A computed fold for a 1663-nucleotide part of an RNA from Flavobacterium agri, annotated as large-subunit ribosomal RNA, half A. Model confidence (mean pLDDT): 81 of 100.
Context: one part of a larger RNA
C1' cells in the first nucleotide's frame, strides 16, 4: 500500500420532540396625539453587563373587586428582608411619568446650549424652584381647533417603462406600479333632466345571471358592455325662490313714508307639476334627544362526578384482575399509553367599569289634509354651440351621453331635457344646491378556535437577546446559532501536572460511548489492530475462471475472507450526422433543488338521471369551513334552412310546383368524479444585457465661492530714477541705482518621465532609481455649493465614493430570453423523424408526411408472387432519320490574289472555300430506334386487417457513410446537391489488429450441450506446420494502395536466325595503301564543320573511319579478318512473380513474433467460429380454441415519442394492531420478488410505530461552472510584511535570541526628536494573568479582569460678531409634494477678549499648591457730571512684490568668573574635563527709531448724513507738537531655586534607589553671528471681506435716574481637558513599506531646512 473485518475519532445527516411560524374561522376592535403620541436617549435593583418592568414616588406609589400562602421578574448564590393585621399574583380605576421627538420660548451637529416673564428663595450681582411663552385656522375677547404617527381598505390629483402585438409606431402592458392630498371605521354612490319600449320598472351598493353576447379593434395581439331576470339589504329628506314679517345701513322724502342692499325669522322644496296666493278644514300619525325602571350582557374569579390490586420497571398512565363516573370519554401535564392523580372539560355560578335592547310616562325638536286658479317663483355665465382633449366597453367613427382649457352663450312650464348621427310622432323625466343607514372592502391590533399545513437547509429574515451580529459615507443589504437527564443528583476526594489545563482513579444515576456544543449519532474524511496478499509490474480497477492462504461448520462437492495467474474489456451525463475522447459538466460526502395550482374549454373512461338533464348567488337546518333541505333566474339539448324579414320537416335560391346547396327521413343528452391535452395566469427550474419610477450620494475626485496657510538657497539683472557725455531740444551712448518676470539652479511642496522590482505583493496601483514644476494658469486646511440624460470638465468619454458611452439603492420584477444548461424509482407493449409547401424564414413555426392510444367499417382494402394486357421515351443505340457539331480525302459554286495597256470577254493560282460524294465520329436542352426495371389494370394464388375513416396524444421538420444513376466541382475532396436501394442514427453479437456505416448476422431471460455463416486452423489464438501441383528470392509478399518510364532479374508461350562447311563468348595476331581525300582555317592529318558519285588500290579482311586522345600530327581502340576452342548461340512479341521509380518531420513495425512458407496462384478434403439456427428449464405479450385449468401459435434490439402496470416516501379517513419483555432512526446478517422493493434477525438506540382497504400529495437526484454545510488536495509545501544590528552578564520565571536590569555595538537627528488640530474614544496609570489576540516563543503587550486617573473667570469653545453658504414669518412661483426669497436667524476657516514664575501626582496641570498680576459685573462710600440707540458718524478694515538702516529676544560660539572632578609612583600648575554665570507676567519710566499732504486741537459756513444732532463729510482761518514705536532701566525679586555638602528616615533586586532637617559659596560685562515686530517704507497693477466691539453724535425718555474716576468687599456659570497624533491608537478589512494640516525645529563643514558626521531626544522595525 490493496481488500476484507473490528474499535474509535470527526462530522453532524436521520429518527423522535417543538417552545415557532404559516393559511383561515368566530367575535371584538377600528386608532393613537399639545391632557405632549408613535419611536427613542438616559436613569432605576443591597450587588446588576443584557432583557423585561418602571421614570428622581423609577422591578415600583394609591383605592375597589378576586384570591389564600408563599413571596422579592428572566436568573437555579449568598446575604438581607415582606407576608394570616391576608404579601406575592390576577382585574379595575387613578397617581407619577427625566430629556428628546409634530417638539411648540430662541437656538442647535435628536436625547444639548442659551433665554425672557410672573412668583419664591435673598439686600444686590450670581444661582436654584415652580408656571408660562411656536405657528396657522375660526372668534371681537375668552376660548376652541388644527399639526405628527399608525398594516390593508376608500376616494381624488398626478402617472411609467420593461413586456405582448413572434418587428414596430396607433393598440396593449395600465389608468397598473410609484409620488403626493384626504377621510372613515369603512370610503365612495345614492332619492330620476335613470331605464325601458307600445308592456312596464321605480335611489344607490353588492352577489349570481345575461356573457366572453352586442360591441370595438393597425377589425391585428387584444378588450369587453348594459337592460332584464334571481338574491342580500332597505329610507328617505333638507336648501334656494316666489310670499311674510321685523332689524341694520345707505338714498330719497311731500318728513307720514318709500325704494335699494345687508343678514336674520316664518314660509317652502316638486313632474298623474308643486309652491306661493285664495277658500275650507282639522290639531292626525311617526321619529330623535334627554330621564326613570326592572331584567340581560359583561374582568378577574367560584363550585365542578368517578380507582383500587398484581405482574414487568429506575419509575405504571402499559399487563392482568375487578370496579366506578359521564349534560363530564376536547386538550394537556405527571418518571412509559390515566375518563376516574393534577390542570381541565360538559354543566351551573358571580359582579366592578361599561354594554345594548326593552317598557314607561314626561319635556323639547322634526314631521301632514281637500279645493281653486287671473298673477308670482321653481337654482345663468348655467344648458347648448365651435376648437382642442379626456372618460364612458366603444381606438372619431354615422358617435348619441358625461368632464371641460378656450372661444361664445339660450328658454322660462304655452318652458326645458332624454330615448346612441338627425328629423317628426310618441314615452320618460324636471339639470344647472346639499344630506343619508344597510347590505360592499380590508385587518396594524385583542380574544377564543381550527388545519390530510411545516417540523430547525423546513416554517416568518428571525423557534436561540435577529432586522441583532455584520457591510456600506448613504439610501440600503442582512446571517449563523433548538434538544444532558425524571429529578442537578451538574462528579465530594485522590492521583499525575507548573496549572484553575488536560488526563486517571472514585462518586451520583436506569443509563455518563447521557459529562455539560452534553438524545439518537449515518456519510465523507482522519487513524489503530488481526487475517489474505503485494517490490520484473502497465493501468476506466471490474466481471468470467481459478491455486494456494485465514475463518467458520449443521460436516455437505457446505459457507465467508483474500486472490497468485489467466480470458474479455476505451468512466458517467449532456449534445451531437458522429464522443473513450484532447467537445460540455461535475474535488467528495450529507441535506435541499425543477410539469404545479386556479378558471375556462376539447376528448376518453366512470357514476346519476334521460328527451331531457343541473342548478348559481341566496335562503333555511346542523356542533363544524363538512352536510342536508331549499333556491329553475340561467345554461346546453330536444329542428333546420336563410344575410334577413320570415317560412318550417323542410328551406334558400330563381319566374318555376326545374335543378341544386344544407338539412329531415336514421334523435341523446346533461350534471359531477377522474386522466391527458389546449387557453389565460411567473405556468418545468435557474440565468441577461438592458428600461423605467421614488429616492441616497461632491468625506473620493471634477469646477467654483468664502476664510486662513505654506513655499531652504543661490542666479540674471527689465522698466523706472540718478550721474556723465550728448542733442537745437529730443533721441541715444556708458556708468551706477533699481529689483521686475506664469526667469533660470535647486530642498521642502506638488507631480508621474526612464528603468527594473513587485504581480496568491508589504500596497485592491506602491517601492528603488531617474525625471518635470517649483512667485505661479502654484500648492494646500477648515467651512460650503453644483445629481444622474444630470452635474463637473485647460476635452482623456475624463471625473462624480477601488462602479461611468449614462452612479448607487430599493421598487415595476418571477421583465423578456425563437437561446444555453439541468429536470430525480421500476418493469411491460409499440415504435418514428432529420422530408414536402410556406415563413424578416432558415439551429423558430404552421398545415402535411412518418410513430403511438382507442373506436369503425368490409365476402372489402392493403402487400407479395405468376401471368396477361397497358401507356411511356431512360440505358443503350443511331445520325444520307431531324437539329447542331465534326476527322481526313474528292469534286470546287463563290470570293481573295496575280496576269491580260482601260472596259469586256478571260487565263493562272501551294489562299479561303460551299454543296455532293466516300470515310472515320458527338450531343442533357438531337432521335429513324429502343430495353431492364419501376408505374397503371385484371385473373390466380399466398397472407389476414398490415389499408382506409374518425377521435385524443406526440415527437421529427440539423442527418450521415456506402452501393448504383446523375449536377456541381478539377469525371478533386470523409466536398456539396438530388434519386433508387441499404445501414448507422435508435443495433448489442462475430470478423475486418484496433473502427457508428463494410462482410455475417437482428441481443426475452438461464446452461461448463449441438451445428453453423463472415473469417479463419505455425505460436501469441479456438481450429491443418492438411493434401496435390507450380512461382517469388525481393522479407517482395504475408488483407486496402502505389504510376509513367526503366531494366541481359527469372518462369513461361509463340515467330525467327546463326551453326560441326565450327556458330556466339574468351584469348593470339592484323586492322593497310593513294591521302594529311577536297573544301574551310593559324591548324583540321579518319575523328571541330562543310562536301560527296565516300571512290579506288592491296588484301585473308580493314570505313575516305566506331569511339577515347592531340594545338595539329601521334598514341589506344572499334567494325572486319584468320588461328585457337567444339554445340548450341542470337533477335522480335506476348503471359506470371520480382526489380528500380519509392521523399515528412520523437522510434520503428505485415496487430505482433516471425515466416522460403506460416507468401502467391490453383483444385480439395477436415476443423474452429456468433447473442445466427438448434436442444433444455423459464418469464411474459398478443391472437385463435377452451367454461376453466390450459394447450397451440406467433412474438418480446430501441432513441425522440405514444401506451399500460407497479414499488417506496409524507400525511387523512376507516377497520384490525405491535410497542420499556424495547418503537423509529442506525449498523450487520439471512432470505424473498423480473424489478422498484419486502420480510426477518444480531447489536446499537430508548419513545413512538407499521398492515389492509381507500383518499391526498412540498411525492423518490448523479450532473443544472446547482444552494447550504462538513471534509479532503495540493502539503507539513509558500509564507512570517523594508538588509538600521546585534552581542554578553545579571534577574523574574516551570519555561527566556525576543520581558526587565547593567555594559558594549549600531540607526534617526528639517527625524525615526518635541508640541498641537482633526481622527479615535480609555487606547492613560497599577495590580493580577496568559485560552484566544501578536504572522514564532513570551513570564510582556495597544490582549485578558480588576482598580484609578481628565480639577480653568484668564488656554480652546458657548453664554459677542459677522463671510461664503444654510434655514426662514413677509411676498412671489408651482397639479399635489414643492422651489425662491426680503427682515430675521444660525454659520469660523476670520474679527473681538482677562496669567505669568516655580513646586506637585502611579497616572492631570498657564487648570492643584505657593507667590505675584489682571479682567468683569454688583453694593457700598467718596468726588465730577447731561445721560441715553437696534438711529448718524468714525475706526474696526485688511493685495502682491521687494527692502536700507536701528537692531531687540531666542540661540550659538569666544573670553573671563565660580564650583567639582583627571592627571598610570610622586609633586606642580601654566593643561584638560563637565557643570553653572540665570530670573515671568504685571506695575513705572519712557528711549533708540520711523513720520511732516503725519497727528491733535481751536473756529467760521454748511446743500448732504431716510428724524436730530454740538459729531461726520464738505471748504476755509488760525495754532500745537504730536502720532506710531521696541529696548534698556527700577520695583516684582530673600525663587535662598540651580549647584556643591549633608545626611535622619523609607524601599531594595544588595548593584543601589528616594530623600526631609542642617551647612555652605556664588560668578557677566563684554565681542562676533544672526534677524523679529510695527497701519514701516519703497514699487506695481489685476486694485486686493463683513459685522461686533472701540470712539463719538444726537432722538424718543428720563432728571437722588443715569454715567464717570478711585477705594472696599462680594461675585464669576456651562463644555473641552487622559493618552495617540508622519501612528501598531486616524484614513487604507491586519500591530499594512501607502496617505495625513499646523508649529518649534541645535553642532561641525556648507549658500543652504541640499547632502555627510553628531547633540537633546528617540529607536535596533515582534520570529
Nucleotide at each position: 500500500g490493496g481488500c476484507g473485518u473490528a474499535u474509535g475519532g470527526g462530522g453532524g445527516a436521520u429518527g423522535c420532540c417543538u417552545a415557532g411560524g404559516c393559511u383561515c374561522c368566530u367575535g371584538c376592535a377600528g386608532g393613537c396625539g399639545a391632557g405632549g403620541a408613535a419611536g427613542g436617549a438616559c436613569g432605576u435593583g443591597a450587588u446588576a453587563a443584557g432583557c423585561u418592568g418602571c421614570g428622581a414616588u423609577a422591578a415600583g406609589c394609591u383605592c375597589c373587586g378576586g384570591g389564600g400562602a408563599u413571596c422579592g421578574g428572566c436568573a437555579c448564590a449568598c446575604a438581607c428582608g415582606a407576608a394570616u393585621c391576608g404579601a406575592u399574583c390576577c382585574g379595575g380605576a387613578g397617581a407619577u411619568u427625566u430629556c428628546c421627538g409634530a417638539a411648540u420660548g430662541g437656538g442647535g451637529c435628536a436625547a444639548c446650549c442659551c433665554a425672557g416673564c410672573a412668583u419664591a428663595u435673598u439686600g444686590a450681582a450670581g444661582a436654584u424652584a415652580u408656571g408660562u411663552u411656536a405657528c396657522c385656522c375660526a372668534g371681537u375677547u375668552a376660548u376652541g381647533g388644527g399639526g405628527g404617527c399608525g398594516a390593508a381598505c376608500g376616494c381624488g390629483c398626478u402617472g411609467a417603462a420593461c413586456u405582448g402585438a413572434a418587428a414596430c409606431a396607433u393598440c396593449u402592458a395600465a389608468g397598473u406600479a410609484g409620488g403626493c392630498g384626504c377621510a372613515g371605521g369603512a370610503g365612495a354612490a345614492g332619492a330620476a333632466a335613470a331605464c325601458a319600449a307600445a308592456a312596464g320598472u321605480g335611489a344607490u351598493u353588492c352577489c349570481g345571471u345575461g356573457a366572453g353576447u352586442a360591441g370595438u379593434g393597425g377589425c391585428g395581439a387584444g378588450c369587453g358592455a348594459a337592460a332584464g331576470c334571481g338574491g342580500a339589504u332597505u329610507a328617505g329628506c333638507c336648501c334656494a325662490a316666489a310670499c311674510c314679517a321685523g332689524c341694520a345701513a345707505u338714498g330719497u322724502u311731500a318728513c307720514g313714508g318709500c325704494a335699494u342692499u345687508g343678514g336674520u325669522g316664518g314660509g317652502g322644496u316638486u313632474g298623474u307639476a308643486g309652491g306661493g296666493c285664495c277658500g275650507c278644514g282639522a290639531g292626525a300619525u311617526u321619529g330623535u334627544a334627554u330621564g326613570u325602571g326592572a331584567a340581560c350582557c359583561g374582568a378577574a374569579c367560584c363550585g365542578g362526578a368517578a380507582c383500587c390490586g398484581u405482574c414487568u420497571g429506575g419509575a405504571a398512565a402499559g399487563u392482568c384482575g375487578g370496579g366506578c363516573c359521564a349534560u363530564a370519554g376536547a386538550g394537556g401535564g405527571u418518571g412509559a399509553u390515566a375518563g376516574c392523580c393534577c390542570c381541565g372539560u360538559a354543566u351551573g355560578g358571580g359582579u366592578a367599569a361599561g354594554g345594548a335592547a326593552c317598557a314607561u310616562g314626561a319635556u323639547a325638536c322634526a314631521u301632514a289634509g281637500c279645493g281653486g286658479u287671473a298673477c308670482c317663483c321653481u337654482g345663468a355665465g348655467u344648458a347648448g354651440g365651435g376648437c382642442g382633449g379626456g372618460g364612458c366597453a366603444c381606438g372619431u367613427g354615422a358617435a348619441a351621453c358625461c368632464c371641460u382649457g378656450u372661444c361664445u352663450g339660450a328658454a322660462u312650464c304655452u318652458g326645458c331635457c332624454g330615448g346612441g348621427a338627425c328629423c317628426a310622432u310618441c314615452c320618460g323625466g324636471u339639470a344647472a344646491g346639499g344630506c343619508u343607514a344597510a347590505a360592499u372592502a380590508c385587518u396594524c391590533g385583542c380574544a377564543g378556535g381550527a388545519g390530510a399545513c411545516c417540523g430547525a437547509u423546513a416554517g416568518u429574515g428571525a423557534a436561540c437577546c435577529a432586522g441583532u451580529a455584520c457591510c456600506g459615507u448613504g439610501a440600503g443589504g442582512g446571517a449563523a446559532a433548538g434538544g444532558u437527564g425524571a429529578a442537578a443528583a451538574g462528579a465530594a476526594c485522590c492521583g499525575u501536572g507548573a496549572a484553575u489545563a488536560a488526563c486517571g482513579g472514585a462518586g451520583u444515576g436506569a443509563a455518563a460511548c447521557a459529562g455539560a456544543u452534553c438524545c439518537u449519532g449515518a456519510a465523507a474524511c482522519c487513524a489503530u489492530a488481526c487475517g489474505c496478499c503485494u517490490a520484473c509490474a502497465a493501468g476506466c480497477g471490474g466481471u468470467c475462471g481459478g491455486a494456494g492462504c485465514c475463518c467458520u461448520u449443521u460436516c455437505g462437492u457446505g459457507g465467508g475472507g483474500u486472490g497468485a495467474c489467466g480470458g474479455c474489456g476505451u468512466g458517467c451525463c449532456u449534445u451531437u450526422u458522429g464522443c473513450a475522447u484532447a467537445a460540455u459538466g461535475a474535488g467528495c460526502c450529507u441535506a435541499c433543488g425543477a410539469g404545479u395550482u386556479a378558471a375556462c374549454g376539447u376528448u376518453g373512461c366512470c357514476g346519476g338521471c334521460a328527451a331531457g338533464g343541473a342548478u348559481a348567488a341566496g335562503c333555511g337546518g346542523u356542533u363544524a369551513a363538512g352536510c342536508c333541505g331549499u333556491g329553475g333566474a340561467u345554461c346546453c339539448g330536444u329542428a333546420g334552412c336563410g344575410a334577413a324579414a320570415g317560412c318550417g320537416a323542410g328551406u334558400c335560391u330563381g319566374a318555376a310546383u326545374a335543378g341544386g346547396g344544407c338539412g329531415c327521413c336514421a334523435u341523446a343528452g346533461u350534471c359531477g368524479g377522474u386522466a391527458a391535452u389546449g387557453u389565460u395566469a411567473g405556468a418545468c427550474g435557474c440565468g441577461a444585457a438592458a428600461c423605467c419610477g421614488u429616492g441616497u450620494g461632491a468625506u473620493c475626485u471634477a469646477c467654483c465661492c468664502a476664510u486662513g496657510g505654506g513655499c531652504a538657497g543661490g542666479a540674471u539683472g527689465a522698466a523706472g530714477c540718478u550721474g556723465u557725455g550728448g542733442u537745437a531740444a529730443c533721441a541715444c551712448a556708458c556708468a551706477g541705482u533699481g529689483g521686475a518676470g506664469g526667469u533660470c539652479c535647486g530642498a521642502a511642496c506638488c507631480g508621474g518621465u526612464u528603468g527594473a522590482c513587485g504581480u496568491u505583493g508589504a500596497a485592491a496601483a506602491g517601492u528603488c532609481u531617474u525625471c518635470g514644476g517649483a512667485u505661479g494658469a502654484c500648492c494646500u486646511g477648515u467651512g460650503g455649493g453644483u445629481a444622474g440624460g444630470g452635474g463637473u470638465g485647460a476635452a482623456a468619454g475624463g471625473c462624480c465614493a477601488a462602479u461611468c458611452a449614462a452612479a448607487c439603492u430599493c421598487g415595476g420584477a418571477a421583465a423578456u430570453a425563437g437561446c444555453u444548461c439541468g429536470u430525480a424509482c421500476u418493469c411491460c407493449c409499440c415504435g418514428a423523424a432529420a422530408u414536402g409547401c410556406a415563413u424578416u424564414u432558415a439551429g423558430g413555426u404552421g398545415c402535411a408526411g412518418c410513430g403511438c392510444u382507442g373506436a369503425g367499417u368490409a365476402u372489402a382494402a392493403g402487400u407479395u408472387u405468376a401471368c396477361u394486357a397497358g401507356a411511356g421515351g431512360u440505358a443503350g443505340a443511331g445520325c444520307u432519320a431531324c437539329u447542331g457539331a465534326u476527322u481526313g480525302g474528292a469534286u470546287g459554286c463563290g470570293g481573295g490574289g496575280g496576269c491580260u495597256u482601260c472596259a469586256c470577254c478571260g487565263c493562272c493560282u501551294a489562299c479561303c472555300a460551299a454543296u455532293u460524294c466516300c470515310u472515320g465520329a458527338c450531343a442533357a436542352a438531337c432521335u429513324c430506334c429502343g430495353a431492364a426495371u419501376g408505374c397503371u389494370a385484371g385473373u390466380a394464388a399466398a397472407u389476414g386487417u398490415u389499408c382506409c375513416u374518425c377521435a385524443g396524444c406526440a415527437g421529427u421538420g440539423a442527418g450521415g457513410g456506402c452501393u448504383u444513376g446523375g449536377g456541381u466541382g478539377c469525371u478533386a475532396a470523409g466536398g456539396u446537391c438530388c434519386a433508387a436501394g441499404u445501414c448507422c442514427g435508435a443495433g448489442a453479437g462475430g470478423g475486418a489488429a484496433a473502427g457508428a456505416a463494410c462482410c455475417c448476422a437482428g441481443a426475452c431471460c438461464a446452461u461448463c450441450a449441438g451445428c453453423u455463416a463472415a473469417g479463419g486452423u505455425c505460436c501469441c489464438c479456438a481450429a491443418a506446420u492438411g493434401u496435390a501441383u507450380g512461382c517469388u528470392a525481393a522479407g517482395u509478399u504475408g488483407a486496402a494502395a502505389g504510376a509513367a518510364c526503366g531494366a541481359g532479374g527469372u518462369u513461361u508461350g509463340u515467330c525467327u536466325g546463326c551453326c560441326c562447311a565450327g556458330a556466339c563468348a574468351g584469348c593470339u595476331a592484323g586492322g593497310a595503301u593513294g591521302u594529311u581525300g577536297g573544301c574551310u582555317u593559324g591548324g583540321a592529318a579518319g575523328c571541330a564543320g562543310c562536301c560527296a558519285u565516300u571512290c579506288a588500290u592491296u588484301u585473308a579482311a580493314a570505313g575516305a573511319g566506331u569511339g577515347c586522345g592531340u594545338a595539329a600530327c601521334a598514341g589506344c581502340u572499334c567494325a572486319c579478318u584468320a588461328g585457337u576452342c567444339g554445340a548450341g548461340c542470337g533477335g522480335a512479341c506476348g503471359a506470371g512473380c520480382a526489380u528500380g521509380g519509392a521523399u515528412a518531420a520523437u522510434a520503428a513495425u505485415c496487430g505482433g513474433g516471425c515466416a522460403u512458407a506460416a507468401g502467391c496462384a490453383u483444385a480439395c478434403u477436415a476443423c474452429c467460429g456468433a447473442a445466427g439456427c438448434u436442444a433444455u428449464g423459464g418469464a411474459u405479450u398478443u391472437g385463435a380454441c377452451g367454461u376453466a385449468a390450459g394447450u397451440c401459435a406467433a412474438g418480446u434490439g430501441g432513441u425522440a415519442g405514444g401506451g399500460g402496470a407497479g414499488c417506496a416516501u409524507u400525511c387523512u379517513g376507516a377497520c384490525a394492531g405491535g410497542g420499556c419483555u424495547g418503537a423509529a432512526g442506525g449498523u450487520g446478517u439471512g432470505g424473498c420478488g423480473u424489478g422498484a422493493g419486502c420480510c426477518a434477525u444480531g447489536c446499537u438506540g430508548g419513545a413512538c410505530c407499521g398492515g389492509u382497504c381507500a383518499g391526498a400529495a412540498a411525492a423518490g437526484a448523479a450532473a443544472a461552472u446547482g444552494u447550504a454545510g462538513g471534509c479532503a488536495u495540493a502539503a507539513g509545501u509558500a509564507a512570517c510584511g523594508a538588509u538600521a544590528a546585534u552581542g554578553c552578564g545579571g534577574g523574574c520565571g516551570a519555561g527566556a535570541a525576543a520581558c526587565c536590569c547593567g555594559c558594549a555595538c549600531a540607526c534617526c537627528g528639517a527625524a525615526a526628536g518635541a508640541c498641537u488640530a482633526a481622527g479615535g474614544u480609555u487606547u492613560c496609570c497599577u495590580c493580577a494573568g496568559c485560552u484566544a489576540u501578536g504572522c514564532u516563543a513570551a513570564u510582556c503587550a495597544g490582549c485578558u479582569g480588576a482598580g484609578g486617573g481628565u480639577u480653568a473667570g484668564u488656554c480652546g469653545g458657548g453664554a459677542c460678531c459677522u463671510a461664503a453658504g444654510g434655514c426662514g414669518a413677509a411676498c412671489c412661483c408651482g397639479a399635489a409634494a414643492g422651489g425662491g426669497a426680503c427682515a430675521g436667524u444660525c454659520g469660523a476657516u476670520g474679527g473681538c477678549c482677562a496669567a505669568c514664575g516655580g513646586g506637585u501626582u502611579a497616572a492631570u496641570a498657564u487648570u492643584c499648591c505657593c507667590g505675584u498680576a489682571c479682567u468683569u459685573g454688583u453694593a457700598u462710600a467718596a468726588g465730577u457730571u447731561g445721560u441715553g440707540a437696534u438711529g448718524g458718524a468714525g475706526c474696526g478694515a485688511c493685495g502682491c512684490a521687494g527692502u536700507g538702516a536701528u537692531g531687540a529676544a531666542a540661540g550659538u560660539a569666544c573670553c573671563g568668573c565660580g564650583a567639582a572632578c583627571u592627571g598610570a609612583c610622586g609633586g606642580a600648575a601654566u593643561a584638560g574635563u563637565u557643570c553653572g554665570u540665570u530670573g515671568a507676567a504685571g506695575c513705572a519710566c519712557c528711549u533708540a527709531c520711523c513720520u511732516a499732504u503725519a497727528u491733535c486741537c481751536u473756529u467760521u459756513a454748511u446743500a448732504g448724513u431716510c428724524a436730530a444732532a454740538u459729531g461726520c463729510g464738505u471748504a476755509g482761518a488760525g495754532g500745537a507738537u504730536g502720532g506710531g514705536g521696541a529696548a534698556a532701566u527700577g520695583c516684582g525679586a530673600u525663587a535662598g531655586u540651580a549647584c556643591a555638602c549633608g545626611g535622619a528616615g523609607c524601599c531594595u533586586u544588595c548593584g543601589g534607589g528616594c530623600a526631609a532637617a542642617g551647612u555652605g559659596a556664588u560668578a557677566g560685562u563684554g565681542u562676533a553671528c544672526c534677524u523679529a515686530a510695527g497701519g514701516g517704507c519703497u514699487g506695481c497693477c489685476a486694485a486686493g471681506a463683513a459685522a461686533a466691539a472701540c470712539u463719538u453724535c444726537u432722538a424718543a425718555a428720563c432728571u437722588u435716574a443715569g454715567a464717570u474716576u478711585u477705594a472696599u468687599a462680594c461675585a464669576a456659570c456651562c463644555c473641552g481637558u487622559a493618552c495617540c497624533g508622519u501612528a501598531a491608537a486616524c484614513c487604507g478589512a491586519c500591530a499594512c513599506a501607502g496617505g495625513u494640516g499646523g508649529u518649534c525645529g541645535a553642532g561641525g563643514a556648507g549658500a543652504g531646512a541640499a547632502u555627510c558626521c553628531u547633540a537633546a531626544g528617540g529607536u535596533g522595525c515582534u520570529c
Description: Taxonomically the source falls in Flavobacterium (Bacteria, Flavobacteriia, Flavobacteriales, Flavobacteriaceae).